This is a predicted structure of a 72-nucleotide RNA (transfer RNA) from a Candidatus Nealsoniibacteriota bacterium. Rfam family: tRNA. Rfam classes the family as a transfer RNA.
[in-house]
RNA sequence: GCCCCCAUAGUCUAAUGGACAGAACGGGAGUUUCCUAAACUCUAAAUCCAGGUUCGAAUCCUGGUGGGGGCA
Numbered sequence: 001g002c003c004c005c006c007a008u009a010g011u012c013u014a015a016u017g018g019a020c021a022g023a024a025c026g027g028g029a030g031u032u033u034c035c036u037a038a039a040c041u042c043u044a045a046a047u048c049c050a051g052g053u054u055c056g057a058a059u060c061c062u063g064g065u066g067g068g069g070g071c072a
Base pairs, nucleotide, nucleotide: 001071002070003069004068005067006066007065010025011024013022018055027043028042029041030040031039048064049063050062051061052060
């Protein structure tokens, strides 16, 4: 330099172009307990960035950024 793949809560991940982007672990609050842990209930938190297509984009297209891999 060229080609391919990936990017979603703090972490690991789900989501045929269509209902409020779902769950697990973790965080916060509460119940329980002498206290802690466990258990149970409630709760906050995410689509890498900028455009485009579409009635509608996390999803499709283009460019960029970052990460991984292959060739040279």

About this RNA:
Lineage of the source: Bacteria > Bacteria candidate phyla > Candidatus Nealsoniibacteriota.